This is a predicted complex of two RNAs, RNase P RNA and transfer RNA, with 444 nucleotides together. Rfam match: Bacterial RNase P class A.
[in-house]
Formats: sequence, structure tokens, C1' cells
RNA sequence: GAAGUUCGCCAGGCAAUCGCUGUGCGCUACCGCGCAUGGAGGAAAGUCCGGGCCCCGCAGAGCAGGAUGCCGGCUAACGGCCGGGCGUCGUGAGACGACGGAAAGUGCAACAGAGAACAGACCGCCGAUGGCUCCGCAAGGAGAUCAGGCAAGGGUGAAACGGCGAGGUAAGAGCUCACCGCAGGACUGGAAACAGGACUGGCACGGCAAACCCCAUCCGGGGCAAGGCCAAAUAGGGGAGCGCCAACGUGGCUCGCGUUGCUCCCGGGUAGGCUGCUAGAGCUUCACGGCAACGUGUCGCCCAGAGGAAUGAUUGCCCCGCCAUCGCGAGAUGGCGCGACAGAACCCGGCUUAUCGGCGAACUUCCCUU
RNA sequence: GGCGCGAUGGCAGAGUGGUUAUGCAGCGGCCUGCAAAGCCGUGGACGUCGGUUCGAUUCCGGCUCGCGCCUCCA
Repeated sequence: GAAGUUCGCCAGGCAAUCGCUGUGCGCUACCGCGCAUGGAGGAAAGUCCGGGCCCCGCAGAGCAGGAUGCCGGCUAACGGCCGGGCGUCGUGAGACGACGGAAAGUGCAACAGAGAACAGACCGCCGAUGGCUCCGCAAGGAGAUCAGGCAAGGGUGAAACGGCGAGGUAAGAGCUCACCGCAGGACUGGAAACAGGACUGGCACGGCAAACCCCAUCCGGGGCAAGGCCAAAUAGGGGAGCGCCAACGUGGCUCGCGUUGCUCCCGGGUAGGCUGCUAGAGCUUCACGGCAACGUGUCGCCCAGAGGAAUGAUUGCCCCGCCAUCGCGAGAUGGCGCGACAGAACCCGGCUUAUCGGCGAACUUCCCUU
Repeated sequence: GGCGCGAUGGCAGAGUGGUUAUGCAGCGGCCUGCAAAGCCGUGGACGUCGGUUCGAUUCCGGCUCGCGCCUCCA
């Protein structure tokens, strides 16, 4: 210098004018006005997980159902995060991984292929053994391959029942042996996942569990349109269903517990206000513990609360990007873009998705110079 | 704002790991004086991007689009 990797941060700035809105204070003729002060995000998004909060009498038991799934830690909790293990990818920094169980059971594998899971012989190899033909007096030899033997090679397939080499054989074959793989495994290291492994075994147990399933752990239902209070108005009318061995109690079923009429439909009224509502697992400085996620203590801070729904608009200067002209160049002038994705709706922790551009730190690979 | 479903030719609509039926519509032909009806033939589809699997419309995630329900009183 080039190309990358990981982590973190920012998300145009300033000023003027005109608006919108919360709060406080003051004035008020009670419509409002003035002053001060606050007013979107890293994702406010998707609503995919988890929790707080609230209601369902308690949130009880079992079944069903759902979720998660290497190990350890963090946390209010999690499907999140941190650290580690293993596997795959990358020269590397690093990245990615639904990563329990297939010797509990059931099931699936189209087409092709001889054969698709306690398999199989199309081409092929062999002709040891039995039979056949020929030669030979005989012992025996030769030939073909009928029976048969084999699974090395070819071929099919996503996948063919260990791989490779040597011995062995009629040809072959874990049939035997070495190495590798696999299974078991004393022992060693580690908190664990796991790693190493003397030795033993001739190979038995193929794949799919984002197929049913099994094992372990977790989960009661609903959601701020939850829920509480006030006000206004109307016909507490009609119909249907069930009814104490019942119905209902916001759960798919059963039990337990509680209540005694309940549920649904049609019809009617009101389209008002307050609350929940923003001080919180909050932000931040420093110190300490921890590899880290994070925790503990401490200094300081208050940081949107709208409700058909505010958080905006215009102008000027600067910054950025693009284009044009001038200039050797640094740059100057002008124009354009008004400048990424996007916008709170009870609140938090995550994940995922969208995102112009810029900054910082650490690290990797290659090249050049000294 | 919250919750729940869905997406298969132009339209409707079955299928649910192994070449996506069927009806209507379209197009071509036959029939007819011309049409309709009828008969014969024919083209065209799993919203999108990934993953699991030998193989995905189907199973599992992300995204996009569409639909439905949920306020108060008696």
C1' cells in the first nucleotide's frame, strides 16, 4: 500500500421565522393568552420468542397439545447472550451449525438397478467338488460349463452391508495379516461436554426423527380494545338452547374447587371523560469481582406521553454525495439531491428484517521499502 | 394497537413427501347458411427467499400480500 475479518459508535450541523403538543408558573372577560421547559429510533418495524403488569375464585392435578434439545455460566426470563467442546467451510484473522436418541418400537426410500436392509447376481471371474465329452491299459490329463462356487472388477443409484495393500485361493472372500476406520475399553486430563488411550474384537449395529415416536426440561388461559371509576341515554323487550345425575365460572377433555340460573341470537342506547400511562429488571461516572456475558457498590441525572393520534414547515450558511465548466494540480464556480431505512401508541430484555454513507479499535493475508 | 387464518392456471377448487386432479373460461378443429349447444384436441399454476431430505406444493424458518375478529351501557 492492497484485500479482508471481528467489535463498537454516529445517523447531517448551526441560526432565524411560523406552527403542533405535554408539563410548570402567571394572567383571565374562562373561548384562551404569555413565559419557561420537554418532545421518536437503532431499528420506534415484523409481532417471532421471553418477562413485568392486569383480569379470569386458587392458578390445583392428570391427559391431550406446544416449545426447546452438545457442556458450563449469565439473567426476571428466554428459542437470547457469554465462554468452552465437536463438526463443516476458509491460506488466515475468523464464520456457520434445530448439535439428544436410529442396538425401544412403527414407518419411508419414486425412477434406475440383479439386488434398497437381517439384500442380491445382469455383464463378469472360476470350474476346486459332482456329473458330461475326448485321450490313456491304468494312474492321470485335456476340454466345454450342466449342476454349482464367488462377489474382486464393470454397470445402476442419493445410498449397494468397512477402505487400501499384501498373503491366500479354482476363483474369491476379514479367510489371514499390517495400516486406517468402526465397536468395546483399563487408565489419564477436564467441573462437564469432550479429548487421549494400553489392550481386546474380524466387523456386528447403513440413511431419514424440520416422519410418527422415545427421553429430558419448560409451558394454566387471555391480553392495555387487559382492567378500574364516573357520566349520558334506552324497551332491562323478543326468540332459541340447557337446567341440579344440570348449567356456568374466558382452557381441547376429565377430575378437583366455587356459584345457582346461565349461554347464544335478534332488537335497543351511547359514540363522552378520568385512570391504567410512563421513575424504570431506567440512564450514566468511577471503583471492585469475573476470560466474558454480567454482577456489586458509588457519584450524578429525569430522558415523549399523543389519543383520527403532536414531534413539522420555510429560508440562509456550513458539511456530504453526484454532475458540468475552469485549472497541470491543490482547488474554484455553478447546478442538482435537500441527503439511507424508517416514525412511538402499556412497558422492558432479545431475535429477525430494512438501511445512503461515515468514524474508531484490534487482528489476518499478500506485495513493496528500510 | 392486539389476536387468528390464508396464498395452487384467467376464475373456482382437490391434492399433502415421489410427473398437481377437476369444472368454468381461453385457443384450434368438427358440426351449422351463420351462431349457440354438443363432440374432439390443446396451452397455461403451487406468492417469494433460504433450510431439512436422494427428492418439497407438502416439513421448518424469514419476507411479501390478502382476509377475518376484538370498544362501552342495559